[in-house]
Molecule: c-di-GMP-I riboswitch aptamer
Organism: Desulfuromonadales bacterium GWC2_61_20
C1' cells in the first nucleotide's frame, strides 16, 4: 500500500412500523423507530423487481417512471488483529 474482515476501538447507516407531507402510481421527503449492515456511501452503466401509458379478454412487446437494504460492475471511505 493492496487483499482481507477481530467475542478490538471511534464512529456511522436505518428495516418493519407509526406521524406528517409530495406523486396518478410504483416511490420519495422529514420526524419517531431499530430489522439489520464492514460500505446498508455515491451511482440507474448491465440485468432483475415494481408503478404508469392501459384497454380489447389474457399474454407478449413499447415508451415514459421507481427501486441502491435485489444481483453484478464503477468511484470513494474509518480502523488495523488473524
Nucleotide at each position: 500500500u493492496c487483499c482481507c474482515g477481530a467475542c478490538a476501538a471511534u464512529a456511522c447507516c436505518u428495516a418493519a412500523c407509526c406521524c406528517g407531507u409530495c406523486g396518478c402510481g410504483a416511490g420519495g421527503c422529514g420526524g419517531g423507530g431499530g430489522c439489520g449492515g464492514a460500505a446498508a456511501g455515491c451511482c440507474a452503466c448491465g440485468g432483475g423487481u415494481c408503478u404508469u401509458c392501459a384497454a380489447a379478454a389474457a399474454a407478449a412487446a413499447g415508451a415514459a417512471g421507481a427501486c441502491a437494504g435485489c444481483c453484478g460492475a464503477g468511484c470513494u471511505g474509518c480502523c488495523g488483529a488473524a